Model confidence (mean pLDDT): 78 of 100.
Predicted 3D model of RNase P RNA and transfer RNA as a complex of 411 nucleotides.

C1' cells in the first nucleotide's frame, strides 16, 4: 500500500425573509391579534411477531378442538426478539449461515427409469442338478445396469459347489452404561453392542405458550317505546363447573364537541455487577400531539454537491428501502526497517 | 388507523394427497371451403404460474420475505 471483515455512529453545515402548527402570557370586537418557547425518522415503513392500554366479569377452572413455537443456558413486562455457548454448513483467515426435538410408537409418499422404492423379492451374472441343448428346477446376493435414493460397514484374509459381516483382524459409523471436565447443551476416553434408507416447510408424536376484540378501542347528555322480574338471554370455537350482566330498539343533524392524547418498561452522563444481552444506584432533562391533519419555500456561503424517505394511542423487536463519511478493533498478502 | 383476500397464455378462469411436456374456452396465425367475406372445420404459435430465498431427489402447489391489486370497518 492493497483486499477484506466486524460493531458503533452520523443522515449537508451557517446567515437573512417571508409562512405552517402546538403550549404559556398579555389583548380583544371572542373572529382573532401579539410576544415568546417548542416542533418527524433511522427507519417515523411493512404490519410480520410480543406486550402496554381500552372492554367483554377483576379473564376463572377442566376438557376437546383450533393456531404458534422447537439445541442448551441466560437476559427481558413479554416475544418467534437479543446475547453466550453446543452441534452441522462455508471460507486461507478474521469472520458468516443455520425452521437444530422426534423416522427403533403409528399411518401416508417416494413419478419416470428400474428385477425389486422399504414388504422383501431376484433381470443379467455366477455355482450345482436335470435333460428336450436352451429351457427347468434349485443355490447366491458380492459385481453389473437404473435412478435423486438400491437393503445400507470399506480393505485385506479366511471359507465355500458358488458366495455374502458367513467368519476373523485392522479402520470407520451408531448406540445402552461408565469415568471425567462443564449449570447444560455436549466433548473426550474406556468395556460392550450393532446392522437401523429419505421425507415431520406430509400427518403425526412429545414438550411448551396462546380468552376474544383492537384508540375507526372505549369513556362522558337527555327523552320514549317494547319485553322480562327465582327465569330466558349474554359474556366473541364447542362442553362442564363456577361467577358477572336486565335485554333490545327508535328519538334530539349526538353524522356533532370533549375526554383517551403523550411523563414514559422515557432520555443523557456517572458508579457498581456481568464475556455480554442487560440489571441496579445515583444527578440532570422533558423532547411533536394535529382532528383535512403542522413542520415549508426563497436567497446567499462553503465542502465530497447530499440518500431512502414524513408522526395520528404508545412502547421492544424483526424485516425492507437508503447517497455518502466517521470511529474503533480485526485478518490475509505484499514491500520497506 | 386496523382487519382480511387475490395474482397462471393477449382476455377471464381450471389446475384434486408436490412428480412425467401446466390445461380449457375467446382472442390471433395458417390451411380447407366461399366469386369475396362471415359462420364452419382442421391445425399452430404464445407462460420463466407477480419478484427473491428456503425445505425437497423433484414446488404453480409446502414455508418465509418483498411487490402490486382488491374488499371490508365509525
Nucleotide at each position: 500500500g492493497c483486499a477484506g471483515u466486524g460493531u458503533a455512529u452520523u443522515a449537508g453545515a451557517u446567515g437573512a425573509u417571508c409562512g405552517c402548527u402546538u403550549g404559556u402570557g398579555c389583548c380583544u370586537u371572542u373572529g382573532g391579534g401579539u410576544a415568546u418557547a417548542g416542533g418527524a425518522g433511522g427507519a417515523a415503513a411493512g404490519u410480520c411477531c410480543g406486550g402496554g392500554c381500552a372492554g367483554c366479569a377483576u379473564a376463572g377452572a377442566g376438557u376437546a378442538a383450533c393456531g404458534g413455537c422447537a439445541g442448551u443456558c441466560g437476559c427481558u413486562a413479554a416475544c418467534g426478539g437479543c446475547g453466550a455457548c453446543c452441534g452441522g454448513a462455508g471460507g486461507u483467515g478474521a469472520c458468516u449461515c443455520u425452521a437444530g426435538g422426534g423416522a427403533a410408537a403409528g399411518u401416508g409418499c417416494c413419478a419416470c427409469a428400474g428385477a425389486a422404492a422399504c414388504g422383501a423379492a431376484a433381470c443379467u451374472a455366477c455355482c450345482c442338478a436335470a435333460u428336450u441343448u436352451a429351457u427347468u428346477g434349485g443355490g447366491c446376493a458380492a459385481a453389473g445396469a437404473u435412478g435423486a435414493a438400491a437393503c445400507g460397514a470399506g480393505u485385506g484374509a479366511g471359507g465355500u459347489a458358488a458366495g455374502a459381516g458367513c467368519u476373523c483382524a485392522c479402520a470407520g459409523c451408531a448406540u445402552u452404561c461408565c469415568a471425567u471436565g462443564g449449570u447444560g447443551a455436549c466433548a473426550u476416553g474406556g468395556c460392550g453392542u450393532g446392522g437401523a434408507g429419505g421425507u415431520a416447510a406430509a400427518c403425526c408424536c412429545u414438550g411448551c405458550c396462546g380468552g376474544c376484540u383492537g384508540c375507526a378501542a372505549g369513556g362522558a347528555g337527555a327523552u320514549c317505546u317494547g319485553c322480562a322480574u327465582u327465569a330466558a338471554g349474554g359474556g366473541c370455537u364447542a362442553c362442564u363447573c363456577g361467577u358477572c350482566c336486565g335485554c333490545a330498539g327508535g328519538u334530539c343533524g349526538a353524522u356533532a364537541u370533549c375526554c383517551g392524547c403523550u411523563c414514559g418498561a422515557u432520555u443523557a452522563g456517572g458508579u457498581a455487577g456481568g464475556c455480554a444481552a442487560c440489571u441496579a444506584c445515583u444527578u440532570g432533562g422533558c423532547u411533536a400531539g394535529a382532528u383535512a391533519g403542522a413542520u415549508g419555500a426563497u436567497c446567499a456561503u462553503c465542502c465530497c454537491a447530499g440518500a431512502c424517505a414524513g408522526a395520528a394511542c404508545c412502547c421492544g423487536g424483526c424485516u425492507u428501502a437508503u447517497c455518502g463519511g466517521u470511529a474503533c478493533g480485526c485478518u490475509g498478502c505484499c514491500c520497506a526497517u | 388507523g386496523g382487519g382480511c383476500g387475490c395474482u397462471u397464455a393477449g382476455c377471464u378462469c381450471a389446475g384434486u394427497u408436490g412428480g412425467c411436456u401446466a390445461g380449457a374456452g375467446c382472442a390471433u396465425c395458417u390451411g380447407c371451403u366461399u366469386u369475396a367475406c362471415a359462420c364452419g372445420c382442421a391445425g399452430a404459435g404464445g407462460g420463466u404460474c407477480g419478484g427473491g430465498g428456503g425445505u425437497u431427489c423433484g414446488a404453480g402447489c409446502c414455508c418465509c420475505u418483498c411487490a402490486g391489486c382488491g374488499c371490508c370497518c365509525a